[in-house]
Context: one part of a larger RNA
RNA sequence: UGACGGGGGCCCGCACAAGCGGUGGAGUAUGUGGUUUAAUUCGAUGCAACGCGAAGAACCUUACCAAGGCUUGACAUGUCACGAAUCCUGUAGAAAUAUAGGAGUGCCUUAGGGAGCGUGAACACAGGUGGUGCAUGGCUGUCGUCAGCUCGUGUCGUGAGAUGUUGGGUUAAGUCCCGCAACGAGCGCAACCCUCGCCUUUAGUUGCCAUCAUUCUGGUGGGCACUCUAAAGGGACUGCCGGUGAUAAGCCGAGAGGAAGGUGGGGAUGACGUCAAGUCCUCAUGCCCCUUAUGUCCAGGGCUGCAAACACGCUACAAUGGCCGAUACAAAGGGUUGCCUGCUCGCGAGAGUUAGCUAAUCCCGUAAAGUCGGUCUCAGUUCGAAUUGAAGUCUGCAACUCGACUUCAUGAAGCUGGAGUUGCUAGUAAUCCCGGAUCAGCACGCCGGGGUGAAUACGUUCCCGGGCCUUGUACA
Numbered sequence: 001u002g003a004c005g006g007g008g009g010c011c012c013g014c015a016c017a018a019g020c021g022g023u024g025g026a027g028u029a030u031g032u033g034g035u036u037u038a039a040u041u042c043g044a045u046g047c048a049a050c051g052c053g054a055a056g057a058a059c060c061u062u063a064c065c066a067a068g069g070c071u072u073g074a075c076a077u078g079u080c081a082c083g084a085a086u087c088c089u090g091u092a093g094a095a096a097u098a099u100a101g102g103a104g105u106g107c108c109u110u111a112g113g114g115a116g117c118g119u120g121a122a123c124a125c126a127g128g129u130g131g132u133g134c135a136u137g138g139c140u141g142u143c144g145u146c147a148g149c150u151c152g153u154g155u156c157g158u159g160a161g162a163u164g165u166u167g168g169g170u171u172a173a174g175u176c177c178c179g180c181a182a183c184g185a186g187c188g189c190a191a192c193c194c195u196c197g198c199c200u201u202u203a204g205u206u207g208c209c210a211u212c213a214u215u216c217u218g219g220u221g222g223g224c225a226c227u228c229u230a231a232a233g234g235g236a237c238u239g240c241c242g243g244u245g246a247u248a249a250g251c252c253g254a255g256a257g258g259a260a261g262g263u264g265g266g267g268a269u270g271a272c273g274u275c276a277a278g279u280c281c282u283c284a285u286g287c288c289c290c291u292u293a294u295g296u297c298c299a300g301g302g303c304u305g306c307a308a309a310c311a312c313g314c315u316a317c318a319a320u321g322g323c324c325g326a327u328a329c330a331a332a333g334g335g336u337u338g339c340c341u342g343c344u345c346g347c348g349a350g351a352g353u354u355a356g357c358u359a360a361u362c363c364c365g366u367a368a369a370g371u372c373g374g375u376c377u378c379a380g381u382u383c384g385a386a387u388u389g390a391a392g393u394c395u396g397c398a399a400c401u402c403g404a405c406u407u408c409a410u411g412a413a414g415c416u417g418g419a420g421u422u423g424c425u426a427g428u429a430a431u432c433c434c435g436g437a438u439c440a441g442c443a444c445g446c447c448g449g450g451g452u453g454a455a456u457a458c459g460u461u462c463c464c465g466g467g468c469c470u471u472g473u474a475c476a
Base pairs, nucleotide, nucleotide: 001476002475003473004472005471007470008469009468010467011466012465013464015460016459019424020423021422022421023420026315027314028313030311031310032309034306035305042053043052064301065300068297069296070295073125077124078123079121080120081119082118083117086103087102088101089100090099091098092097107114108113127290128289130288131287132286136284137283138279139278140277141275143273148187149186150185151184152183153182154163155162156161167178168177169176193267194266195265196264198234199233200232201231202230203229204228207224208223209222212221213220214219237261240255241253242252243251244250317417321376322375323374324373325372326371327370333364334363335362338357339356342353343352344351345350383414388409389408390407391406392405393404394403430452431451432450433449434448435447436446
């Protein structure tokens, strides 16, 4: 100087408390350890691994296994020889591949040849998701969006170092004010950026409709007021008032005005560093290793196996509910190898046929919870849906291992969950649907969107984490 303390002081955070909802019990989906296996590829492992890499394992992916093949190689550059490239057919085979036959003679040219593609040969070499994340770059997590981390000059100290950065106030903040052997400065904080909330201007189609006409319908004429769209501006600064405070910084006020008030809400933004944290399987890369194999091609299997265990979800156990009928209101997205309207057929998943749209135009596309009416009457039920049987639909070369969905039948467990544990402070929790990426197909996951919409916070003694000052230390 740090680190640590079941030392002290001050302060903060859904940290506790006050509340609301879960999880832990059931069934199931997904991930993991374990176990099994020819293989169940590899990585991630307290917080900070475990719906994680994986925004999608039937083949492919795929790295794993057993079998069948290849050895200048699936891929790159160079040398030589031959053939245009390319297309079609047969045979063997699971395919890779091997083999036989046929069609075909192009482009440029100085007429030598060349470009491009294919086949063959030899050698330089290729190749490796092989090892080392404790050799590395890059990227990322974490403490933590915590308020800290440092430097120059000066001063003090023999020196390590100290001072500044401590103190009195204040703040979300090393934020600001005052004081002070310090005076300044840098990286962080804040602001500048995006978005939501108010207003103005510009603009008016595909959007909108107050007035006028027409009409089943903003469908059409007409209009651009309004809504909206999308560009540029304005607006909030403790600016004003009162109180308080050291006359300061600031704090208080259901104060004024205002759409918004004290950081207006949300996002992006992550200082010096810590954990030899994670990643050599995104990529790059040193060294080591393999080179008729640890490379590469192929069909099949596996990654989906299953006594039990853990983690994150979903669905429930019902009447604030289930079922049936009628009916209302979104936002944000996606679409030409695509979204698919209308009509017909089917109980349905869907099928057939046929419009529109490269989209503020057409389509996905009925939002659901809600509201109105009916029914069930507390029961393992008209709750609950697992499991199983049968029949089908769709995608795809192909749904046996191993897809999703539909219909009929079947109708487990489960009557609110021990110790414990977790999220959340407002348009939040809870609850209800909708969209997207990945994607042929496959979503209870992930990422977004809106609808309905609470309760509680006395307070900081205690638990956890963190910041500043101080004290002890046989630790570095």
A computed fold for a 476-nucleotide part of an RNA from Dolichospermum sp., annotated as small-subunit ribosomal RNA, 3' major domain. Its mean pLDDT, the model's own confidence on a scale to 100, is 83. Its Rfam family is "Bacterial small subunit ribosomal RNA". Its family is annotated with ribosome and structural constituent of ribosome in the Gene Ontology.